[in-house]
RNA sequence: GAUUUAUAAAGAAGAGUGGAGAGAAUAGGCUCUAUGAAACUCUGACAACCUCCCCAAAAAGGGAAAGGUGCCAACACCUAAAUUUCAAGGACAAGCCUUGGGAUGAUUAUAAAUU
Numbered sequence: 001g002a003u004u005u006a007u008a009a010a011g012a013a014g015a016g017u018g019g020a021g022a023g024a025a026u027a028g029g030c031u032c033u034a035u036g037a038a039a040c041u042c043u044g045a046c047a048a049c050c051u052c053c054c055c056a057a058a059a060a061g062g063g064a065a066a067g068g069u070g071c072c073a074a075c076a077c078c079u080a081a082a083u084u085u086c087a088a089g090g091a092c093a094a095g096c097c098u099u100g101g102g103a104u105g106a107u108u109a110u111a112a113a114u115u
Stems, first nucleotide, its partner, number of pairs: 001115008013043005021032003026080004044072001046070001049068002052063003076107001082104009
């Protein structure tokens, strides 16, 4: 890097360095930011995927938070991208177009396993 599975509307700070961007990518929005962005470091918090303990044959469930990760603005900030369905309007031979709602996917992120 790839594949698979699970989860993603909850939760969570301060300081130092730094000096203009950031919010995954494309597009449109919107928001944060010199009252200091990104990134890095230290400490702390949140959470509970692996690990550990209970229950067990296993799974499910429960517990702790020492270890491995993760994470600490806004639903993964919102919408579109694909399929499908409902409603309204337009057009109307069949088809179709616009707006809004729903469902499923896709995309992304994190963990674990395999490669």